[in-house]
Context: one part of a larger RNA
RNA sequence: AGCGUAUGGGGGAUGCCUAGGCUCUCAAAGGCGAAGAAGGACGUGAUAAGCUGCGAAAAGCUGCGGGGAGCUGCAAAUAAGCCCUGAUCCGCAGAUGUCCGAAUGGGGCAACCCUCCCGAGUCAAAUCGGGAAUACCGUGUAAACGGUAGGCAAACCCGGGGAACUGAAACAUCUCAUUACCCGGAGGAAAAGAAAACAAUAGUGAUUCCCAGAGUAGUGGCGAGCGAAAUGGGAACAGCCCAAACCGACGUUGUUCAGGCAAUGUCGGGGUUGUAGGACCAUCAGACGUGAGUAAAUCUUAAGUGGAACGAUUUGGAAAGGUCGGCCGAAGGAGGUGACAGCCCUGUACACGUAAGAGAUGAAUCACAGGUGGUAUCCUGAGUAAGGCGGGACACGAGGAAUCCUGUCUGAACCAGCCGGGACCAUCCGGUAAGGCUAAAUACUUUUGAGAGACCGAUAGUGGACAAGUACCGUGAGGGAAAGGUGAAAAGAACCCCGAACAGGGGAGUGAAAUAGUACCUGAAACCAUACGCUUACAAGCGGUCGGAGUUCCGCAUGCGGAAUGACGGCGUGCCUUUUGCAUAAUGAGCCUACGAGUUAGUCGUUGCUAGCGAGGUUAAGGGGUUAAGCCCCGGAGCCGAAGCGAAAGCGAGUCUGAAUAGGGCAUAUAGUUAGCAGCGCUAGACGCGAAACCUUGUGAUCUACCCAUGGCCAGGCUGAAGGUCCGGUAACACGGAGUGGAGGGCCGAACCAGGGAACGUUGAAAAGUUCUUGGAUGAGCUGUGGGUAGGGGUGAAAGGCCAAUCAAACUGGGAAAUAGCUCGUACUCCCCGAAAUGCCUUUAGGGGCAGCCUCGAUAUAGUUUUACAGAGGUAGAGCUACUGAUUGGAUGCGAGGGCUUCACCGCCUAUCAAAUCCAGACAAACUCCGAAUGCUGUAAAAUGUUUAUCGGGAGUGAGGGCAUGGGUGCUAAGGUCCGUGUCCGAAAGGGAAAGAACCCAGAUCAUCAGUUAAGGUCCCCAAGUGUGUGUUAAGUUGAAAAAACGAGGUCUGGCUGCAGAGACAGCUAGGAUGUUGGCUUGGAAGCAGCCAUUCAUUUAAAGAGUGCGUAACAGCUCACUAGUCGAGCGGCCGGGCAUGGAUAAUAAUCGGGCAUUAAACACACCACCGAAACUGUGGAUUUCUGACUAUAGGUCAGGAGUGGUAGGGGAGCAUUCCAAACUGCGCAGAAGGUGAACUGUAAGGUUUGCUGGAGCGUUUGGAAAAGCAAAUGUAGGCAUAAGUAACGAUAAUGCGGGUGAGAAACCCGCACGCCGAUAGACUAAGGUUUCCUGAUCAACGUUAAUCGGAUCAGGGUAAGCCGGGGCCUAAGGUGAACCCGAAGGGGGUAGCCGAUGGACAGCAGGUUAAUAUUCCUGCGCACCAUAUACAAUGAAAGUGACGGAGAGACGUAGUUGCUGGGAGCUGACGGAAUAGCUCGCUGAGCAUAGCCUUCGGGCGAAGCGAAGCAAUGAACUUUCUUCCAAGAAAAGCGAGUAUAUGGUCCCGUACCGCAAACCGACACAGGUAGUCAAGGAGAGAAUCCUGAGGCGCUC
Repeated sequence: AGCGUAUGGGGGAUGCCUAGGCUCUCAAAGGCGAAGAAGGACGUGAUAAGCUGCGAAAAGCUGCGGGGAGCUGCAAAUAAGCCCUGAUCCGCAGAUGUCCGAAUGGGGCAACCCUCCCGAGUCAAAUCGGGAAUACCGUGUAAACGGUAGGCAAACCCGGGGAACUGAAACAUCUCAUUACCCGGAGGAAAAGAAAACAAUAGUGAUUCCCAGAGUAGUGGCGAGCGAAAUGGGAACAGCCCAAACCGACGUUGUUCAGGCAAUGUCGGGGUUGUAGGACCAUCAGACGUGAGUAAAUCUUAAGUGGAACGAUUUGGAAAGGUCGGCCGAAGGAGGUGACAGCCCUGUACACGUAAGAGAUGAAUCACAGGUGGUAUCCUGAGUAAGGCGGGACACGAGGAAUCCUGUCUGAACCAGCCGGGACCAUCCGGUAAGGCUAAAUACUUUUGAGAGACCGAUAGUGGACAAGUACCGUGAGGGAAAGGUGAAAAGAACCCCGAACAGGGGAGUGAAAUAGUACCUGAAACCAUACGCUUACAAGCGGUCGGAGUUCCGCAUGCGGAAUGACGGCGUGCCUUUUGCAUAAUGAGCCUACGAGUUAGUCGUUGCUAGCGAGGUUAAGGGGUUAAGCCCCGGAGCCGAAGCGAAAGCGAGUCUGAAUAGGGCAUAUAGUUAGCAGCGCUAGACGCGAAACCUUGUGAUCUACCCAUGGCCAGGCUGAAGGUCCGGUAACACGGAGUGGAGGGCCGAACCAGGGAACGUUGAAAAGUUCUUGGAUGAGCUGUGGGUAGGGGUGAAAGGCCAAUCAAACUGGGAAAUAGCUCGUACUCCCCGAAAUGCCUUUAGGGGCAGCCUCGAUAUAGUUUUACAGAGGUAGAGCUACUGAUUGGAUGCGAGGGCUUCACCGCCUAUCAAAUCCAGACAAACUCCGAAUGCUGUAAAAUGUUUAUCGGGAGUGAGGGCAUGGGUGCUAAGGUCCGUGUCCGAAAGGGAAAGAACCCAGAUCAUCAGUUAAGGUCCCCAAGUGUGUGUUAAGUUGAAAAAACGAGGUCUGGCUGCAGAGACAGCUAGGAUGUUGGCUUGGAAGCAGCCAUUCAUUUAAAGAGUGCGUAACAGCUCACUAGUCGAGCGGCCGGGCAUGGAUAAUAAUCGGGCAUUAAACACACCACCGAAACUGUGGAUUUCUGACUAUAGGUCAGGAGUGGUAGGGGAGCAUUCCAAACUGCGCAGAAGGUGAACUGUAAGGUUUGCUGGAGCGUUUGGAAAAGCAAAUGUAGGCAUAAGUAACGAUAAUGCGGGUGAGAAACCCGCACGCCGAUAGACUAAGGUUUCCUGAUCAACGUUAAUCGGAUCAGGGUAAGCCGGGGCCUAAGGUGAACCCGAAGGGGGUAGCCGAUGGACAGCAGGUUAAUAUUCCUGCGCACCAUAUACAAUGAAAGUGACGGAGAGACGUAGUUGCUGGGAGCUGACGGAAUAGCUCGCUGAGCAUAGCCUUCGGGCGAAGCGAAGCAAUGAACUUUCUUCCAAGAAAAGCGAGUAUAUGGUCCCGUACCGCAAACCGACACAGGUAGUCAAGGAGAGAAUCCUGAGGCGCUC
């Protein structure tokens, strides 16, 4: 270290539970608000942080009613109280009700600030009460008064505006959709509504809603889609009022003959419709009814009251369980009580109950409300109806387009009228527009009460069971969690011990249980330990499986059986996905637990099964009954079917076509329909997760860009423009010189700003920095505060930059579950069958449609193979004087070229080209005189036995790949590509080929320690022959990834041929001569440079006018040839086998290895054996066919054939949750869950039992599903790994002693040392919001420890007339009476108001606290107000306030430096010494208050301060001047009394940090953060180095 067992830790799954949700039903209510809402802020308790309640009358006050014993909320405890003289509590009605908010006196940064008027009050105040907004309406001359409105709220409703994604497989009409969203308005409902309506020759009679009509008629790039109405059945029912004619009253105007008349306005009467009505005239009548609604009375309604019936025994901690025996029931709903209760408690059925209030019914009362006849005249809705143009709405997209609405232009009729009936016209019919009101049936649920659930049960159900819209995140709009359980009862552990300990633990005790101890029910897994058993230190890999020794343990005790481990051996490259193909080095997963994906809906379609009825079947809405749901009964509207054919008219068992009484097409010889379930389709998000995007409403300029207003900042040094001065110079200018002067997008260089270079950093110190270096640094400079510009928009010295760490279109919510022909994922088991990667078409090619191939059901009877026979055909082959075309050689040669000839013609020649023909040869996918095999068709026979076809339901596939073979293409390249045929892989395991998808063998139903074989093997690894016989190979060839041309006296072998005892071949000995140096050539050429030749001849055994070497040429050495010797075979050529060279690649090699040589190589032959999941044996399972039997059950038996499998089809089951019934089941004598063991089933699984657990659970039969996980870079939680590793955040630095303490590197004190010192010191604005001080504490926080702390707990702390802000002013900007514009919301805007970063405005010094001080105290001042007293003044207007940059100067302030008293005393080991240090007080220079004086500059100067003072220098303060061009706020205030005395002086801020550990950066973060002060030495300097004051040593 591994495996196992046991015991723990860790963690919080599982089971059980529910306080909370979800979805509905019935009823109620359907609003609240200026009488101040919704919603908040702040308060309120004895102690009080949160929630709840309440409001300064503050967990409450009053009255009435209820109730009857304890009470002071959640929520303990203590204290203090209340209560039978009735508390707490419950109900109803009141009182009070701070501040904000419509917010309403004005203002404002919500919860704050500031006013005015009236009244009360006071000496005066404080204080208290009331009032003061705007718009509209009414009254009113006006002033004013009265009323109403405003805002909030879930859905429903009406109206004004109005998208896009999407669908159309693109897209524009169209669709999504008159949706989302914005806006206005209303009500409990809203809207609509009493026909200028429908209809069709018959009728209906306002509107609304439901069912049907009907997915019909239509509409529609006639695409996708959209989609009525009449009418029928139901629900509910309800009808009315004006305008006008006419009459009258009043007012005004006109006119008059002064009587009136006319016009006009207001009011009253009258009147309201289509078989027209009314006015008018005549006549009759005074009724019935409808609506609103009050008193009494009655009823209902709140809190509430009564309300039946049980004991014993047993187990147990506890009885409600068990047992025994009873009882009630108009009550056996429910909840609780120590386990499961009709009879214990609360309750339930039922009955009862009321002050005030509310509701219902409801006298009185009020409002409305006639008939008939006549028809001369009058009235009956005008910029209207209608029309043109342009839009919109109607199901209807401009269409033949009626009807409705209207932006614009026109523009009627008047009842003898007008409108409609889908262009239009006629007839006919229906109606009476241009005014208005109207309940119910219908829609919805923020809310209240009562209930229900085959809904959830803490990762579920609301986001939220809990201090949840909380914590937290974000500038903001907005986003948005996690988190339940002790026990019956706290009985929550007295006391003791360990320990520093109120940490934690061990005892004791409580309890049924403490492994129920508040980190608490059960307590799984990952993960981490401890103990024990076995194993492991020569052994390499998916870690298992099969075999198996040893060791240990258990049981029975014969020896077996079981458990743990596992030396050693055989075989063996995970899972998923995607693929032709994955161990792949292609995807995904660290591990565990929980969650996590084909669902639901529809009068939809289609098919099957089951059931009912059947030429019929069936109801829908609705109604009735009943306890919600459901169920039962009505309800026949409607639908489907029973008849078809045709474009239709139409006809009809037929009809259409047609001239047809032909033919043909489609029908006719009947089965449907309604429900349930299942498969599939369609419409919906439609299996789940996933875009980039589009549109819409809002939120953002605290970052950043630009702009506006108002402020601030820039050490020091250098250069030396213009101008002007003086001198020179000129007629005068010009010009020159000197000095003056101080310009500049001037120069150098800090602060400041920037970011060019490099390194570091890169899980950082930092989501952009550090260090060194660099650029600008008086300018187009930098910066603070307050404002403005907003998303197809802004801003941009322009980079597509920036607009809150986001930009080629921000962010947030919504449309929205957009869409995704794409990727990924998609969960239990077994059984049967089982593909495809092809054809055609496709804006199609990785997607689809149809066909093909699979499966299931039904029906039918085909199908396949072999043989024989009969056929069609033009491939392989072959052939080509058989065609077409191509083609080599020869012959012949038309014709042509060339040459000769010559005037031309004629002619001749030819190694030229060459038709045609002939001879020989030979080619073709698009040649064929020919022509198979195979395949195909048919017939017959035999074999086989559902393999075939049709119809119907469901698919998947439409990326293929290798090999062999026939071809195309390519290079007769490819692991290439495209076809045909076959096969395998795909979707196929097993054996062989070392290893390998496809090659060889062979198709796995299961078991078997049985047998036989295939391919391939038999020396060892490694099962089987060191087999037999005969050869070959010598190369380790074999033995390799595969090897050629070519080479070679390797070797074996076959054939042909030559020489050879008349002596071959090889070796050795000898010869190899002569003419002649052949001739020619040559400088030379003699066998041997070259040429010629009849290469001759002679001598010979033989010897070339010479095979090589050699010489300048000779010479020389050889060879051929010959003889001798030797003594038997020796050569040549052509084949074959094996071997050999050719033979070269990158980490070390190898045939798989060891290795093998008459073999373990190769060849041939033979025998034996091994060898697979093949075949066989034995036993079992299952499917299907046939047959038999039978208890009719896929039940038994027999026989046959099967049982590899991806996509996919079909079948049968297991498990989980819930429901119903039965078991009148199980359970504290122990349920579920957890964890072991045994048994069992083919599997999913099941049963029993031990331990744990402590209250629920099952079986059977059915039903219903949020119904099974390993993977989705899945979601949430937990836990590992890396790893005790990296790191611990500026390298300014620590050390010692003492103290405290349980404990000290870090705390406190001291002494040293070190660091900063234009900051690492001090002040202050913003921002933060208690961090400040003190005491206590150390769990967590602090990157370590901690006694310490900016941590935790408690207490304390911030004091103002003069500081800052308000009570004063105005800028940018905002707001905004008036006014203007706009579908709405709203936009602009004068006056005014608000608004500092600016203007105005009165305090200094010292002291004091643990913590505050210009605030308290002391001292000395100043301002304003009131009152009093005294005096002065009195108009209008101007003015002032009031402003830039740069430069130069003056003054002398702060500061700095230098210089400068006396006396007394004290101090130190030694030395020395005073201007050392310290103390004291004196003097005094000096400063300076009051005061005085003043030339107004200042001077003197009691008190007081005081050793200090003086001098020099000297700011950026104050002030003056110069110069330049870019020409440099507004308003208030001031102007506009003095003196004295007394009194008074409001609100807010004030702690602390503030270059930082407290702000902005997620942090105690090397970053960022406006302004002020700023010492010494050196130095120009705020550079730089070293120091002061002061502060630190940076938390390992």